Predicted 3D model of a 76-nucleotide RNA (transfer RNA) from a Bacteroidales bacterium.
The sequence was found in a public genome assembly.
Lineage of the source: Bacteria > Pseudomonadati > Bacteroidota > Bacteroidia > Bacteroidales.
RNA sequence: GACUUGGUAGCUCAGCUGGUAGAGCACGUCCCUUUUAAGGAUGGGGUCCUGGGUUCGAGCCCCAGCCAAGUCACCA
Numbered sequence: 001g002a003c004u005u006g007g008u009a010g011c012u013c014a015g016c017u018g019g020u021a022g023a024g025c026a027c028g029u030c031c032c033u034u035u036u037a038a039g040g041a042u043g044g045g046g047u048c049c050u051g052g053g054u055u056c057g058a059g060c061c062c063c064a065g066c067c068a069a070g071u072c073a074c075c076a
Stems, first nucleotide, its partner, number of pairs: 001072007010025004019056001027043005033037001049065005
C1' cells in the first nucleotide's frame, strides 16, 4: 500500500426481509437468609465509530473517513 472482517449499554455480544434498540454480567432500590456473599423482584443506563447519500422511514443499503484484527504485497 491492497484486500477481508469487525466497531451497538460500563464489559462480553445478539439484532431476521429497512418499520418505536435487546440479552447476560455489572450498577441502583426492595425482599429473603446460610450476611465481605448467594437467591428473588424491580429500575436506571444508548450521538448504534464520524460525516454525507438513498428512502415515507436506516443499527441494517450506498460513498468517504477514523479505529481494531487478519491475509497478501512492497521495502537493496